[in-house]
RNA sequence: GGCGCCGUACCCAAGUGGGAAGGGAGAGGUCUGCAAAACCUUCAUGAGUCGGUCCGACUCCGACCGGCGCCU
Numbered sequence: 001g002g003c004g005c006c007g008u009a010c011c012c013a014a015g016u017g018g019g020a021a022g023g024g025a026g027a028g029g030u031c032u033g034c035a036a037a038a039c040c041u042u043c044a045u046g047a048g049u050c051g052g053u054c055c056g057a058c059u060c061c062g063a064c065c066g067g068c069g070c071c072u
Base pairs, nucleotide, nucleotide: 001071002070003069004068005067006066007065010024011023012022018055026042027041028040029039030038048064049063050062051061052060
């Protein structure tokens, strides 16, 4: 330098044009003599950044940034 894959909450992670699942952690509560465990509730105004397409974008397209791999 070229090519491919990936980037979603504090962490892991699904989804993939019209409702952002789930688990852990955190917060609040129930229970308990106090805890632990268990159970209940809660927790993304916005998906790496910026543009474009579209009535509508996390999702499609482009550029850039970052990570990983392969080739030279």